RNA sequence: UCACGAUAACGGCAAACUUGUCGAAAGGCAAGGACGCAAAGCUACAGGGCCUUCCUGACCCCGCGGUCAGAUGGCAGCCAGUUACCGAA
Numbered sequence: 001u002c003a004c005g006a007u008a009a010c011g012g013c014a015a016a017c018u019u020g021u022c023g024a025a026a027g028g029c030a031a032g033g034a035c036g037c038a039a040a041g042c043u044a045c046a047g048g049g050c051c052u053u054c055c056u057g058a059c060c061c062c063g064c065g066g067u068c069a070g071a072u073g074g075c076a077g078c079c080a081g082u083u084a085c086c087g088a089a
Base pairs, nucleotide, nucleotide: 004087005086012037013036017032018031019030020029021028022027035077041082042081043080047079048078049075050074051073055070056069057068058067059066060065
């Protein structure tokens, strides 16, 4: 340096759920809370995948309304990319 990852050290993060708040939703943020995590740090038009549909389009309907399609909205705790702490085997 590249791999690898201890019942090691110093430390870190925080699922579900609850409360508050923002949002049409997915989801975000804050507090509590720990299921887990060796990158559960960062990166979301310009890799793949997944979620959602205010809005737009098409179709159905007398109408109210409904169905389907589509990210420009999201997810990094799905894979991926990228940077990094420690050092037993």

c-di-GMP-I riboswitch aptamer from Paenibacillus oceani, 89 nucleotides, folded computationally. The prediction has a mean pLDDT of 87. NCBI's taxonomy places the organism under Bacteria, Bacillati, Bacillota, Bacilli, Paenibacillus. It was read from a public genome assembly, where an Rfam model found it.